Bacterial RNase P class A from Methylococcus sp. EFPC2, 369 nucleotides, folded computationally.
RNAcentral holds the sequence, with entries from ENA and Rfam.
It is recorded under the gene name rnpB.
Model confidence (mean pLDDT): 77 of 100.
Its Rfam family is "Bacterial RNase P class A". Rfam describes the family as follows. Ribonuclease P (RNase P) is a ubiquitous endoribonuclease, found in archaea, bacteria and eukarya as well as chloroplasts and mitochondria. It is annotated as a ribozyme.

RNA sequence: GGAGUCGGCCAGACAGUCGCUGUUCGCGGUUCACCCGCGGAUGGAGGAAAGUCCGGGCUCCUCAGGGCAGGGCGCCAGGUAACGCCUGGGAGGCGCGAGCCUACGGAAAGUGCCACAGAAAAUAUACCGCCUCGUCUCCUCGCGGGACGCGGUAAGGGUGAAAUGGUGCGGUAAGAGCGCACCGCGCUUCCGGCAACGGAAGUGGCAGGGAAAACCCCGCCCGGAGCAAGACCAAAUAGGGGGGCAUUCGGGCAACCGAAACGUGCGGCCCGCACGGCUCCCGGGUAGGUCGCUUGAGACGCGUGGCGACACGCGCCCCAGAUGAAUGACUGUCCACGACAGAACCCGGCUUAUCGGCCGACUCCUUUU
Numbered sequence: 001g002g003a004g005u006c007g008g009c010c011a012g013a014c015a016g017u018c019g020c021u022g023u024u025c026g027c028g029g030u031u032c033a034c035c036c037g038c039g040g041a042u043g044g045a046g047g048a049a050a051g052u053c054c055g056g057g058c059u060c061c062u063c064a065g066g067g068c069a070g071g072g073c074g075c076c077a078g079g080u081a082a083c084g085c086c087u088g089g090g091a092g093g094c095g096c097g098a099g100c101c102u103a104c105g106g107a108a109a110g111u112g113c114c115a116c117a118g119a120a121a122a123u124a125u126a127c128c129g130c131c132u133c134g135u136c137u138c139c140u141c142g143c144g145g146g147a148c149g150c151g152g153u154a155a156g157g158g159u160g161a162a163a164u165g166g167u168g169c170g171g172u173a174a175g176a177g178c179g180c181a182c183c184g185c186g187c188u189u190c191c192g193g194c195a196a197c198g199g200a201a202g203u204g205g206c207a208g209g210g211a212a213a214a215c216c217c218c219g220c221c222c223g224g225a226g227c228a229a230g231a232c233c234a235a236a237u238a239g240g241g242g243g244g245c246a247u248u249c250g251g252g253c254a255a256c257c258g259a260a261a262c263g264u265g266c267g268g269c270c271c272g273c274a275c276g277g278c279u280c281c282c283g284g285g286u287a288g289g290u291c292g293c294u295u296g297a298g299a300c301g302c303g304u305g306g307c308g309a310c311a312c313g314c315g316c317c318c319c320a321g322a323u324g325a326a327u328g329a330c331u332g333u334c335c336a337c338g339a340c341a342g343a344a345c346c347c348g349g350c351u352u353a354u355c356g357g358c359c360g361a362c363u364c365c366u367u368u369u
Stems, first nucleotide, its partner, number of pairs: 001365010012334007020044010046340001050351002053349005058226004070222005075089005090104001091102004105217002110215002113210002127157002129153003133149006139142001165183006184206001185204008230291004240282006247260005262276005298317001300315006335338001
């Protein structure tokens, strides 16, 4: 100098003017007030606020103990409020390397599947080939050739994504873990490690291939709904329940008691049906309002423990909280000319989108000293 890996950070800057919105102080409007106006001070989006995919807090519900069904997770250890997240480690794979990736329990519980090709896709099997033997046949009469048949054989060919350990030597009629050496695999013991697992020694000729992202089995976890959760205050109008007054008749001095009707509508009448004035109280709900609503598994700094995720202690700070829903517009200067995108109960993650730029650690190549 070039190429690359991992981790962290910023998200146009500064100044002025005018707005929007939360809080707070002062003055005023009114008798009071967080009802309104004016003025001052001060706060005002993000690393993802997003997707709503996981996990929790909080709230309500027929308190959730067990079982069934359903769903999720799945190497080991740790972190955490919890997790499918994170950290560290193991195994396998990729990369020269720094590093990166992995749905990584069980196929000997059972059921099912393995297209095409191929003899055979799992109780294995014999298409070609190889070999012994038998029968027939040919001649150049041999340890020969050919045809057929009973068998042996998984070394070789061929099919396939995959064919019942691999390489070599011995062995054999030809072959074969049939025997042996090495590699691989299983089992046993010992050693290291909390464990996953690793190492060493011995031993077994070696077992039933793949796939569980097929059903399934094993282990662990999960009650449901969600801030339109939910709590409180509560108008007008129209319903519901109750009391009193008012109409008629009878009784009573009266308070009151008893009984009944009355009025309107259904064209008139009878029956029948429907509705009914004033006032007070109670209760439910609606509109509307208040709370939930931002002080929290909180931010920052320092220290301690830990490889780390993280935990603990001390100090310090308050950092959006709206409800038609604010966070904007203009001007000036400068630069590397500015991406993806906007809160709506809160928090921890994951995933996805993203112009440019900065910092730190490390790897490989080349050059110079």